[in-house]
RNA sequence: UCUCUGGAGAGUCUGAUCCUGGCUCAGAGUGAACGCUGGCGGCGUGCCUAACACAUGCAAGUCGAGCGGAGCCGUUUCGCCCGCAAGGGCGGGGCGGUUUAGCGGCAAACGGGUGAGUAAUACACGGACAACCUUCCCUUGACACGGGCAUAACUCCGGGAAACUGGAGCUAAUUCCCGAUGGUCAGGCUGGGGUGUGAUUCCCUGGUCUGUAAAGGCCGAAAGGCGGUUGAGGAUGGGUCCGUGGCCUAUCAGGUAGUUGGUAGGGUAACGGCCUACCAAGCCUAUGACGGGUAGCCGGAUUGAGAGAUCGGCCGGCCACAGGAGCACUGAGACACGGGCUCCACUCCUACGGGAGGCAGCAGUGGGGAGUUUUGGGCAAUGGGCGAAAGCCUGACCCAGCGACGCCGCGUGGGGGAUGAAGGUCUUCGGAUUGUAAACCCCUUUUCUCAGGGAAGAAGUUCCGCGCAAGCGGGAUUGACGGUACCUGAGGAAUAAGCCACGGCCAACUACGUGCCAGCAGCCGCGGUAAGACGUAGGUGGCAAGCGUUACUCGGAAUGACUGGGUGUAAAACGUAGGUAGGUGGUUCGGUAAGUACCGCGUGAAAUCCUGCGGCUCAACCGCAGGACUGCGCUGUAUACUGCCGAGCUGGAGUCGGGUCGAGGUGGACGGAAUUCCCGGUGUAGCGGUGAAAUGCGUAGAUAUCGGGAGGAACACCAGUGGCGAAAGCGGUCCACCAGGCCUGCACUGACACUGAGCUACGAAAGCGUGGGGAGCAAACAGGAUUAGAUACCCUGGUAGUCCACGCUGUAAACCAUACGAACUAGAUGCUCGGCCCGAUUUUUAAUCGGGGUGAGUGUCGAAGCUUACGCGUUAAGUUCGUUACCUGGGGAGUACGGCCGCAAGGUUGAAACUCAAAGGAAUUGACGGGGGCUCGCACAAGCGGUGGAGCAUGUGGUUUAAUUCGACGCAACGCGAACAACCUUACCUGGGCUUGAACCGCGGGUAGUAGGAUCCCGAAAGGGAAACGAGGGCGGAGCAAUCCGCUCAGCCCGUAGAGGUGCUGCAUGGCUGUCGUCAGCUCGUGCCGUGAGGUGUAUGGUUAAGUCCCACAACGAGCGCAACCCCUUUCUCGUGUUGCCAUCCCUUUCGAGGGAGCACUCUCGAGAUACUGCCUGGGUUAACCAGGAGGAAGGCGGGGAUGACGUCAAGUCAUCAUGGCCUUUAUGUCCAGGGCCACACACGUGCUACAAUGGCCGUUACAGAGGGUAGCCAAGUCGCGAGACGGAGCCAAUCCUACAAAAACGGCCCCAGUUCAGAUCGUGGUCUGCAACUCGACCACGUGAAGGUGGAAUCGCUAGUAAUCGCGGAUCAGCAGGCCGCGGUGAAUACGUUCUCGAGCCUUGUACACACCGCCCGUCACGCCAUGGGAGCCGGGGAUAAUUGAAUUCACUUCUGGUGAAGAGAUUAUGCCUGGUGACUGGGGCGAAGUCGUAACAAGGUAAGCGUACGGGAACGUGCGCUUGGAUCACCUCCUUU
Repeated sequence: UCUCUGGAGAGUCUGAUCCUGGCUCAGAGUGAACGCUGGCGGCGUGCCUAACACAUGCAAGUCGAGCGGAGCCGUUUCGCCCGCAAGGGCGGGGCGGUUUAGCGGCAAACGGGUGAGUAAUACACGGACAACCUUCCCUUGACACGGGCAUAACUCCGGGAAACUGGAGCUAAUUCCCGAUGGUCAGGCUGGGGUGUGAUUCCCUGGUCUGUAAAGGCCGAAAGGCGGUUGAGGAUGGGUCCGUGGCCUAUCAGGUAGUUGGUAGGGUAACGGCCUACCAAGCCUAUGACGGGUAGCCGGAUUGAGAGAUCGGCCGGCCACAGGAGCACUGAGACACGGGCUCCACUCCUACGGGAGGCAGCAGUGGGGAGUUUUGGGCAAUGGGCGAAAGCCUGACCCAGCGACGCCGCGUGGGGGAUGAAGGUCUUCGGAUUGUAAACCCCUUUUCUCAGGGAAGAAGUUCCGCGCAAGCGGGAUUGACGGUACCUGAGGAAUAAGCCACGGCCAACUACGUGCCAGCAGCCGCGGUAAGACGUAGGUGGCAAGCGUUACUCGGAAUGACUGGGUGUAAAACGUAGGUAGGUGGUUCGGUAAGUACCGCGUGAAAUCCUGCGGCUCAACCGCAGGACUGCGCUGUAUACUGCCGAGCUGGAGUCGGGUCGAGGUGGACGGAAUUCCCGGUGUAGCGGUGAAAUGCGUAGAUAUCGGGAGGAACACCAGUGGCGAAAGCGGUCCACCAGGCCUGCACUGACACUGAGCUACGAAAGCGUGGGGAGCAAACAGGAUUAGAUACCCUGGUAGUCCACGCUGUAAACCAUACGAACUAGAUGCUCGGCCCGAUUUUUAAUCGGGGUGAGUGUCGAAGCUUACGCGUUAAGUUCGUUACCUGGGGAGUACGGCCGCAAGGUUGAAACUCAAAGGAAUUGACGGGGGCUCGCACAAGCGGUGGAGCAUGUGGUUUAAUUCGACGCAACGCGAACAACCUUACCUGGGCUUGAACCGCGGGUAGUAGGAUCCCGAAAGGGAAACGAGGGCGGAGCAAUCCGCUCAGCCCGUAGAGGUGCUGCAUGGCUGUCGUCAGCUCGUGCCGUGAGGUGUAUGGUUAAGUCCCACAACGAGCGCAACCCCUUUCUCGUGUUGCCAUCCCUUUCGAGGGAGCACUCUCGAGAUACUGCCUGGGUUAACCAGGAGGAAGGCGGGGAUGACGUCAAGUCAUCAUGGCCUUUAUGUCCAGGGCCACACACGUGCUACAAUGGCCGUUACAGAGGGUAGCCAAGUCGCGAGACGGAGCCAAUCCUACAAAAACGGCCCCAGUUCAGAUCGUGGUCUGCAACUCGACCACGUGAAGGUGGAAUCGCUAGUAAUCGCGGAUCAGCAGGCCGCGGUGAAUACGUUCUCGAGCCUUGUACACACCGCCCGUCACGCCAUGGGAGCCGGGGAUAAUUGAAUUCACUUCUGGUGAAGAGAUUAUGCCUGGUGACUGGGGCGAAGUCGUAACAAGGUAAGCGUACGGGAACGUGCGCUUGGAUCACCUCCUUU
C1' cells in the first nucleotide's frame, strides 16, 4: 500500500467416569408438494413425472419499383346498337389505381422449444490454421458486348372419391443457355527478392500456357437512385486442429484390421484412413486402455469461516435433438422443428383403388403424477424478415390473467381507561390469572368504498420548405398496458389473524379425561389410576399473511481430515523377505532456468458477486461506475531451494585384509538312556487303573525280575527373560558343503541409497496326492465309568495322522496384537558376543578372574515427553523426515455373486438388501467367584443334653366343610398376631330381623296424651304388636298468686348433608417392628492426588471385644457408631430402724423374737467408696499392648441388662391405630340365635411325658428367691380318700394370706420285667367356674393300662453359676397353661486348634454382573413377519459376431434403360455375452413381553479361554495337532528395585 470482517454447540452406550464411535437436533436453502389459515400491493417465478399422445386456432413471410397474366375501380379513346335529344348499352384499345394465384428474388439455416442422446465428433479456459469458407453490410478497383432456347401462369382435352395429376398448345422476365472480352481472378510450368524456427505452399515482383463473368434490368421527366458481374481489403458469422480441465466402477485387464504408419490417388471450403488401392506391423493401456453405469457442458446457484461439498430450474454462452431411424437435394449457410425421399411405429380420411399427419413454437386437451397457469390483448415500445418506401408479417417481444410458489413492503388501528367488571380457568377458598385486555372516552384514515383529476413510457415515421448532402425548421400523426400508476376530496375503526409449540435438547404449565388402552415420538423416550410427554380446556412461548409438515442439498460432521484424523489394547501394520515401476534422496563447484518468485502485456463475454453512487415514496427490483473473477497464455528479470546437464568429494552404501560368534541351513555317519514288542530263565496270583470303580490283561503263567534280540521316534542333565535366523523356526555327537552377523584395520569404489503398488520366494500345525515307515502318542471309533442325560471331562483300548522322500496347500492369538529405514532427545542396573586399557592368579605364554572405557545385541526400572487411560520411555507408543500397507458405527459378513488359485478341503479379492441406537476401549465404585490372604463368631472341633422314632399338647400345610374368618412363608412364617375361641370375643357360615341405621353430628320441616312406660301377645332371640298410667327444662308476656298464653330445649318422626365397613391396595403412605447385627463399621470439612468417576484420610506394621489404641504416613481434623455415662449384681462405708433384725439385757412362753429395751449384725431404702494395667517382673519399637505376679470382695470390659450407626430386604403390618385413592349404602353396614374358628387319610415345626435302678414307690427330715392379693388373697378350725365344701380371723400388706418349695438327705420296698417303668385311651362316679361345660373347660377318685426298651438320614441348644436338672411365682383370666415371662435350689464336662461347614469383617485378584450370580448369556428346534442367495426353467431389455435379405439415397459403370454393381437404415436366422423381472423347491440371515432342549461363554464359569486346522456330535459344542495370554491360583527359578 492492497485485500480480507471471520470459525458457538447439544441429546443419546455407564451405577458413575474419560475416550472412541455412530445416530439425532438447533442454521441456511428450494422451479417444490401436503395440512390449517388467508387483507393489499410491487418485483420475480410456474410439467422436475410420459423426448407420452394430441382436437382447434395462431407461431414466416415479403417484394407489382424483376415478369407475363387475371379480377375490380376510375379515366380516356375507337367501333357498333338504341334514342329526337339528353343519354344509355355492347365490344376493343390506352392510361391510372387497387388486389395477387403463378414465374422470379430474398428470407425461411435467424428467432422460439426441449435435454432424449452424448463421458467426447460435446463443453470450459488458453492457443493454432504456413490447412479454410463467409449471403446480406462497409471500403476500394475493373466491367456489363452480341445472340438464343424454354417454361409456369393461361387455354383446350383427360384421369381420380380425394390428395393430386397426365397430354397438347401459347407466353414473359433481374429464369435459363451460347459466343465474345477480361485484370493484381483460378490452375499448370518457371525466375528474383522478403518475412519466418520452418515456405513447391505466405508476401512483393516477373515470364509463359490454359480456363471462367454479367441483368444495362427496374424506378424516375431528368438529374440521379436502386441493382448485376468479377477482384482486393475489412467486418461479421462459421469450419478445423492442439494443450489443459471437470463423474462412478478393476467384482470391466487387456483392447484394436482402416486398426497404427507409409506411398499413390479420390473427396472436401479445408487438414486428415475422411475414402480407396498397395506396402509395413504397428497403435492404445495400471498416470486405468477396452467395457459397464450415470450425465447435456459452462458462466454460475446453494451452503460453508475457508478449503470444500452439492446442484446446473429461471437469465446468458455453447452443443445436441425435432414421433423412431437412414439419406441426400437446394443454398453463402442445413443433411434443415412448422422443406423433401425412404423404412418403421402410431393416428386420421377413404368410394378400399389410394392418401394425409408429426405442439420438445404460443395457448389449449387427454394421460401420467404429490405436483406446475389463459385456447387473453397488442405490434405502442425493443428486436427480426422482406420492401426504394408506405407498409406487411412477427404467440420473438411488450403487456394483462391465474397460483401466498418465492422475495420485499404495508395494514388489520393509536392514546387514555381499575369497580382490576362479567365470563372462563386454577385455587391452600384467602385469592390468583386472563388483564389495560374489554366496556367506555378521545383521536387518526395507510388500506377500503365513492367521486374528481390523471401521467411518464414517443424515439421516430411522414408531408412541406431550405440544403449538393449530412441535416435544419415547420405541420400532421403514432399507447396494448389503461382511465392503470399517481394526486385530491368525502365517508367511517369502519373491510382485514392465524398457525405451531409448551418432558430434555428448546423459549413456554396447570387442571380434567384416559389407565401399556386410546395414542404421541426428530433423538432420548412418554402411557400399566394422582401423565407438565396421550386427548381437551385455560394459560404461556414463538413466528406472522402466513404457520407447520414432508422431500431434497450444504452445514454442524475434524464423520474421508489439502487446510484438518488415525492404526499397542477402541475400526485399522500385509506372516516374512527379495525386488520392478513409482515416490524420496549425502556433500562441493560450474552450467541451465523446467519448477519457484517478481515486473509488464493479452485474455478471463455479459449477467451474477462485492463496494460506491443513483432511479421507482422505502425495500425487493433496476441503472451507472469501480473492484473481484483466486485461471490460462506471452514476455522479461532473479537463481536461494528443487529438478536437469557436467565435474568432483567421502561421512551414507558397498568391496577387501585380519579376527571372532552362534540349537543359522543342507546332506551323511555314529551314540546311549527310555517305551513297546519278540525269545528264553526265575517266579506266583494277581496286575492295571481311579475320587471311587469297572472295562482290560493274567493259572494257555500276567505284573515283577534277569539275559538276549527287533524296531521306530525323540535327544535327559548342560539349559539360562542364554544364542542364531527375515519370519516361520532351530537343541545328542562327529564330518562335509553353504550362508550370515559382529569387532578391528586401513586399502579400494565414489551416492552405487531408502521405501516399495504389482511381481517373486519362503512360510507353524492341521490337511491332500504317490511311495515308504509305524515304537510311543492319538482325532474318529469301541467299551467301562460319571450323570437326570453325558454323543464330554476320567479310565481301558484304538485307526488315520504324527516320522521319511517327492509334490501340493498358503493359513494361525503367523503377537511385541507395535511396517521398514534415518537422525536427535537424562540415566541406573543385569546378561550375551567382540576389540582396547589397567590390575590379580600363574615361572612365562596361553587361559581365567576383577575393574575402566567402547561397538553390537538382549532384559528390567525409570527423567523429560507422549497417551482416553493402561502404559511407552535411546529396542519409544518421545521429537522429526522418507516410503508402503491399512481403518471410517454394530449386526448382516469375511457371507453371497463374479474373478483368480487349489486334486480337494478351501484360500484370496469381496458387496448389498434388511436391521439396531448403539457396538466398543481404558479406568472407577460396588456386588459376586465351586479366586487368594488375614481375622472373628457355640461356625466347626472338644464336650453335655436334646430334636428326628413313641403317646399326647400346640401351631402350620393339605384335605374336608355351609363355615372350618384373616394375616404371617428360608434364616428373619409355623406354643407367631393370640398375656387364654364353651356364649361373648368373632372378623366366618346358616337362619331370623333393622334401614339416617348400634354410636356421633349440622340444617330444614313436623309433632301433646309427647317422652317414659307397668302389664299382655307372637317369637329362639333380635325384633314386631297391643297398652293402663303419664311427665319435664329454659325464656318472654299477663296475673298479687295459683294459673294461663307464646316461643324454645329435650324426646320422637320425615327430609337432606352424611354415618358405617376387620371391604381392596403395606407396590400410594405415616407410625411401629423384624433382619443383617451389638457386626465394626458409615461419613463429612479443608488439603493433596487424578482430565474424570473417584482416591487419600479409613492403606502398611503391631494391638484390641471394637475404625480400641500405638507407631508410621499427604494428610490434618470432625461427626454418627464402639467404649464410657444409666440400671441390676458382687465388697465396703455412712445414714435410716418399722412391718425388718436379735448379739446383749429384762419379761413371758404353748418355747416360736411371743412382749419390752436395743439398732450391733442380717436386711430394707438412700448416699458414697472401690478397679485405674495404678504397682512389680518380663516381652514388645523406649509405643499401644501382652504374659506373669503382688495386693484385693472383685483384675485386665468382673458378671448381666438397657442402648441397635449409614443403610439393605418395594421385608412385615391398611385386621392395633392413623391415612391418600378406589369400592359398598334396605348392604360389603347393623342386631340376634345356633353353628364354626376345636373338622382329620396325611405331612412338617415347636413342646410335654417317657422308655427307667444316678430310677420308681412309701415314710421321715431340711434349705429359697421373686412375685401377687379388696368383684381379691384367704388363715385357724370342721367335713370329704380327693378335687373341694363349710367357715370366717387377718390383710389395701417388709405386718396378713398365697405358701407345704422340689430336687437333696435319711430309712424302707421293688430287682431288669413292658415291670411297683411309662402313663395314652376308655368306662364309671364326682368337684369347681359359669345364663350355659353336647359339639368344646379344668380338676378329683376308682377302674382300664396303648405306644414306648434311648430313636435312620439328618439336625438343634449350650463355654460357668452356664448346660443339665428341680421346683416356685406372675401376666392373660369367671373358668381353663404341657405355652410365654420371671424366680431361686442343686450344679457339671470340654475347647488341641482354625483344615473343613455356615455366617461376618478387612485387604487383594478376576469379571462380559450393576434389577448387581436368584446376575449375565449361547446354539438347535417350534411359531409369525421381512429382505436376500441358489434354483429345473419361463418372460423381457441391450450390445457383439456371422450369414441371408435389403428401401430411399449417393457414387461408379452403362447398351442411356423401369439397367448393372458397391455402400446401405431396417428385417430375419444362428451363436455367444451382458443385464432385469419372475419361479415349484431350497439355503442361511434379520426381527418378534412371557414356547422347547440343554448350559457353551463371563469368576479358575466349575474341563482356563481363544486362534488356525481336521474329524465327530440334537444343540450350544467335544476331541486331536500346533500356536497365543487377551488365564486365576500356588510353588520354584531367574531378573530388577529398596534396605